[in-house]
Context: one part of a larger RNA
RNA sequence: UUGGGCGUUAAGAGCUCCGUAGCGGCUUGUCCCGUCCGAUGUGAAAGCCCGGGGCUUAACCCCGGGUCUGCAUUCGAUACGGGCUAGCCAGAGUGUGGUAGGGGAGAUCGGAAUUCCUGGUGUAGCGGUGAAAUGCGCAGAUAUUCGGAGGAACACCAGUAGCGAAGGCGGCUCGCUGGGCCACACCUGACGCUGAGACGCGAAAGCGUGGGGAGCGAACAGGAUUAGAUACCCUGGUAGUCCACGCCGUAAACGAUGGAUACUGGGUGUGGGCGGAGUCGAAUCUGUCUGUGCCGAAGUUAACGCGUUAAGUAUCCCGCCUGGGGAGUACGGCCGCAAGGCUAAAACUC
Numbered sequence: 001u002u003g004g005g006c007g008u009u010a011a012g013a014g015c016u017c018c019g020u021a022g023c024g025g026c027u028u029g030u031c032c033c034g035u036c037c038g039a040u041g042u043g044a045a046a047g048c049c050c051g052g053g054g055c056u057u058a059a060c061c062c063c064g065g066g067u068c069u070g071c072a073u074u075c076g077a078u079a080c081g082g083g084c085u086a087g088c089c090a091g092a093g094u095g096u097g098g099u100a101g102g103g104g105a106g107a108u109c110g111g112a113a114u115u116c117c118u119g120g121u122g123u124a125g126c127g128g129u130g131a132a133a134u135g136c137g138c139a140g141a142u143a144u145u146c147g148g149a150g151g152a153a154c155a156c157c158a159g160u161a162g163c164g165a166a167g168g169c170g171g172c173u174c175g176c177u178g179g180g181c182c183a184c185a186c187c188u189g190a191c192g193c194u195g196a197g198a199c200g201c202g203a204a205a206g207c208g209u210g211g212g213g214a215g216c217g218a219a220c221a222g223g224a225u226u227a228g229a230u231a232c233c234c235u236g237g238u239a240g241u242c243c244a245c246g247c248c249g250u251a252a253a254c255g256a257u258g259g260a261u262a263c264u265g266g267g268u269g270u271g272g273g274c275g276g277a278g279u280c281g282a283a284u285c286u287g288u289c290u291g292u293g294c295c296g297a298a299g300u301u302a303a304c305g306c307g308u309u310a311a312g313u314a315u316c317c318c319g320c321c322u323g324g325g326g327a328g329u330a331c332g333g334c335c336g337c338a339a340g341g342c343u344a345a346a347a348c349u350c
Stems, first nucleotide, its partner, number of pairs: 004321003007304002012318001014201002021194003025088003029084003033081002035077002038074005047067008091191001092188002095184005103177002106174002109171001110154001115149003119145003125136002162169002206247006215241002220236004258317006266295012299306002323350003332343004
């Protein structure tokens, strides 16, 4: 490289979006660029293949034909691909009317609990563990109660329930704002799909500046345990966890499963919309569209399993893999305040 692959064996980029690029719906006409047919020229000789001939044979040599799969010119064909052209509505989008939702950012408010502070009641313990001790307490703790302060998180509801591209999102209210779904079929008329690079978003930890600090709690200290115990258990406790702004750009960023479209038996739950039956209104039944689970025909898979939410059957585009270690390392480059990130080898060795 060809081929074969990427749920778990090596391999889907953490996620979205866009420009180049690749690919692209139905119909008409036209061109004939690709594509296809014929002709002509050329494609040196030798070689190679087939047939024949010459040295006694063969090697070798000679003659004829073919090959040289190509290129150029030219006569044509027009289904398919392409250009141009005219149209269409089934893809895509707009519009109108509805609808569900922890989707996002901001502001206000609320109650429970922990801790701390003041006062009251009250007295000798509390706390903690396997058992203890460190620790707290007669300077009045723990317990209980009135009041106050402050920070963080929102019990029950809560659900293989919902929303979001992913990360993720959960007390209440308000205004701001993104997307989805359904009905109608008004409008545009292929405007689409994917997407090297680029831009943006991106848990936790970490970093910078300034705030904040109740609880928890790396580091650290002490008490235990133990042969030791730089741990597991206990008492404390600093960064941090929280807020604002700016960095970092990584995760088992997982469905370990890239995106889009079409097709392919069923069964059973559940969320949302619309229609029909039913009802006073519901409940309930049913059809359809759309999401989300479970079980499973065919098929598929090495097996496990997957199975209309495919890992089935196909098409288009991107990313990635190529024995283990060395190594996601060195060197170089780019990025970062740093920590480090991205890109990414080889010697050697099994």
Molecule: small-subunit ribosomal RNA, central domain
Organism: uncultured bacterium